[in-house]
The part of an RNA shown here (large-subunit ribosomal RNA, domain II) has 679 nucleotides and comes from a bioreactor sludge metagenome.
Context: one part of a larger RNA
RNA sequence: GCCAACGAGUUAUGGUAUGUAGCAAGGUUAAGUUGCUGGAGCAACGGAGCCGUAGGGAAACCGAGUCUUAACAGGGCGAUAGUUGCAUGCUGUAGACCCGAAACCGGGUGACCUAUCCAUGUGCAGGUUGAAGCGGGAGUAAAAUCCCGUGGAGGACCGAACAUAUAUCUGUUGAAAAAGGUUAUGAUGACGUGUGGAUAGCGGUGAAAUUCCAAUCGAACCCGGAGAUAGCUGGUUCUCCUCGAAAUAGCUUUAGGGCUAGCCUUAAGUAAAGAUACACGGAGGUAGAGCACUGAAUGUUCAAGGGGCCUUCACCGGUUACCAACAACUAUCAAACUCCGAAUGCCGUGUUAUCAUACUUGGGAGUCAGACUACGAGAGAUAAGUUCCGUGGUCGAAAGGGAAACAGCCCAGACCCACAGCUAAGGUCCCCAAAUGUAAGUUAAGUGGAAAAGGAUGUGUUGGUGCACAAACAGCUAGGAUGUUGGCUUAGAAGCAGCCAUUCAUUUAAAGAGUGCGUAACAGCUCACUAGUCGAGUGACAUCGCGCCGAAGAUAAACGGGGCUAAAACUUACUACCGAAGCUUGGGAAUAUAUCAAUAUAUUGGUAGAGGAGCAUCCUGUGGGGGCAGAAGGUGAGACGUAAGUCUUGCUGGACCGCACAGGAGAGAGAAUGUUGGC
Numbered sequence: 001g002c003c004a005a006c007g008a009g010u011u012a013u014g015g016u017a018u019g020u021a022g023c024a025a026g027g028u029u030a031a032g033u034u035g036c037u038g039g040a041g042c043a044a045c046g047g048a049g050c051c052g053u054a055g056g057g058a059a060a061c062c063g064a065g066u067c068u069u070a071a072c073a074g075g076g077c078g079a080u081a082g083u084u085g086c087a088u089g090c091u092g093u094a095g096a097c098c099c100g101a102a103a104c105c106g107g108g109u110g111a112c113c114u115a116u117c118c119a120u121g122u123g124c125a126g127g128u129u130g131a132a133g134c135g136g137g138a139g140u141a142a143a144a145u146c147c148c149g150u151g152g153a154g155g156a157c158c159g160a161a162c163a164u165a166u167a168u169c170u171g172u173u174g175a176a177a178a179a180g181g182u183u184a185u186g187a188u189g190a191c192g193u194g195u196g197g198a199u200a201g202c203g204g205u206g207a208a209a210u211u212c213c214a215a216u217c218g219a220a221c222c223c224g225g226a227g228a229u230a231g232c233u234g235g236u237u238c239u240c241c242u243c244g245a246a247a248u249a250g251c252u253u254u255a256g257g258g259c260u261a262g263c264c265u266u267a268a269g270u271a272a273a274g275a276u277a278c279a280c281g282g283a284g285g286u287a288g289a290g291c292a293c294u295g296a297a298u299g300u301u302c303a304a305g306g307g308g309c310c311u312u313c314a315c316c317g318g319u320u321a322c323c324a325a326c327a328a329c330u331a332u333c334a335a336a337c338u339c340c341g342a343a344u345g346c347c348g349u350g351u352u353a354u355c356a357u358a359c360u361u362g363g364g365a366g367u368c369a370g371a372c373u374a375c376g377a378g379a380g381a382u383a384a385g386u387u388c389c390g391u392g393g394u395c396g397a398a399a400g401g402g403a404a405a406c407a408g409c410c411c412a413g414a415c416c417c418a419c420a421g422c423u424a425a426g427g428u429c430c431c432c433a434a435a436u437g438u439a440a441g442u443u444a445a446g447u448g449g450a451a452a453a454g455g456a457u458g459u460g461u462u463g464g465u466g467c468a469c470a471a472a473c474a475g476c477u478a479g480g481a482u483g484u485u486g487g488c489u490u491a492g493a494a495g496c497a498g499c500c501a502u503u504c505a506u507u508u509a510a511a512g513a514g515u516g517c518g519u520a521a522c523a524g525c526u527c528a529c530u531a532g533u534c535g536a537g538u539g540a541c542a543u544c545g546c547g548c549c550g551a552a553g554a555u556a557a558a559c560g561g562g563g564c565u566a567a568a569a570c571u572u573a574c575u576a577c578c579g580a581a582g583c584u585u586g587g588g589a590a591u592a593u594a595u596c597a598a599u600a601u602a603u604u605g606g607u608a609g610a611g612g613a614g615c616a617u618c619c620u621g622u623g624g625g626g627g628c629a630g631a632a633g634g635u636g637a638g639a640c641g642u643a644a645g646u647c648u649u650g651c652u653g654g655a656c657c658g659c660a661c662a663g664g665a666g667a668g669a670g671a672a673u674g675u676u677g678g679c
């Protein structure tokens, strides 16, 4: 991992509702007793008790009423259907659908491992160093002291056994649930070690690490309380039919739990109260708009007041390129501004229209993590596949077609069957079903088939406008002068460093007290401006459309691909076709309503969940059957039913087994890191 078997809402006793049966103003027995029977059991007795038949009040008490009160023409609670059994749903108490803790408590078992201690034994090759003491000598007044010898101290030195464990390699389903090799440390000591003994879990022991106490230690192990508890995770077994949610509110030591309400289902009842459209009547202060209020805020004018300066001993006064309330005009802004003010939505009414629901009471739920999308707001950075509300939609619980793929987008809601038709979104060159469709323009960028500020004689459309056959624009030829080197400044300043100037005037076809280079300053080149030549458009704007650059990333990889210049984009008109589980056609099934049937109409996606109808397994009772002329079981084949399933039959097998109606359950497996067995 697979296969097989086993594996989870049970039982007892109360409550409650529904169904059903008996009896009914009554219903019913419990323990027990007696009888019958082969037995399971059945029948009779047993009225103790329980529920009901009257309620109201705290009570006295009254009573179809009573309480409240001084009193109610008020108000509250009441004014005859129950009860017993059985079945089913839910529920209380019990382990209460099953498996699952870590833990807690009680009583025991452990110190053969290991920690410390006690008693008694035992072990430490070899080599080195050479303390005290002692002897002799030197030395001293005597000592001290020194030298030589002797001696053999030490948690002394080197190094085996022994003990340990520094580093590294191997090992890592190991030879080993901690080892092996090499290396290293201690090796007469707080040393190592044998045997016996002591300390026990709310404890011991600890040269102290939460260390050790039998491969177990922040509290050992075994058995028991015990099926501890688990608002948590996982699992929970046959079929079909009808309906079908929620992810919200309030409260919660509440936030992944619960209770009540909301939304679902089911039974009974009530009614037209319900929904939509339309009409009419209402309340309102949003969008927008506005500046009349409250605030914000721009410019101009006016102007109290303030500042500066002048004057004065002071007051008064004068003045100003200063600031400036108020006011006027002008132009603005606001969620917490409003002189105004919609559309929607909301409320009410209705001899209207359409639809089919709405409400009440009782039984049963599930839901309380929601997601994205469009629009309206808040938070955030007018960030987020962000967060928090509101109004729709879809998903959730929805398959089908489209968007290459793609819960939440677009189209559309799958009862079943069909090699029939029409369409939706979206498409029609090939992959790939259908137009290489028609008519007119656009794009040249593979734009299409990712992006901004910004940039550009890309290109098309539209609109005026300047100059222009009295010759424009561009090119070429020629001129571009004089007072004058304007004045000042300056070393110099001559058109061209800088400053000043109503920047003038003259000659002119025209020519600046000079447009840009250039020089130290001049010079030189050039421009404005003019003439000639040439001969038809040229210049500056505005607007709309499609393009270009801006544009650097990890596969070619930013069209699904091929490929496309339309098979791209846009506008308009036209004609076809394809395309879904939509609609239609043909056949079939079920549900609801119409009193059954027939028939008609409508309906039949579905998670949590509610309701209904069935299939299968084992056992029991009654009835009626099958079987050695072959039962059950096994294994093939065929047939039937909407399904669970059922029937027939061949072979095998070799003795029991179906069917109908009832009754009763150890009553259905694929999942639980399920349990056991096999491979």
Base pairs, nucleotide, nucleotide: 001679002678003677004676005675006674011094012093013092014091015090016089017088018087019086020085021084022083023082026051027050028049032045033044034043035042036041055062056061065077066076067075068074097235098234100232104225105224106223107222108221109220115199116198117197118196119195120194121193122192123191124189126158127157128156129154133150134149135148136147137146138145162186163185164184167182168181169180170179201217203213204212210219238614239613240612241611242610243609248261249260250259251258252257262367263366264364265363266362267361268360269359270358271357274355275354276353277352278350279349280348281347282346288340289338290337294334295333296332299329300328301327305323306322307320308319309318310317370395371394372393373392374391375390376389378387379386400411401410402409415588416587417586418585420584421583422582426578427577428576429562430561431560435575437574438573439572440571441570442568448564454549455548458546459545460544462542463541465539466538467537475533476532477531478530479529481506482505483504486500487499488498512527516525517524589604590603591602592601593600594599615668617665618664619663620662621661622660623659625657626656633652634651635650636649637648638647639646640645

Its mean pLDDT, the model's own confidence on a scale to 100, is 84.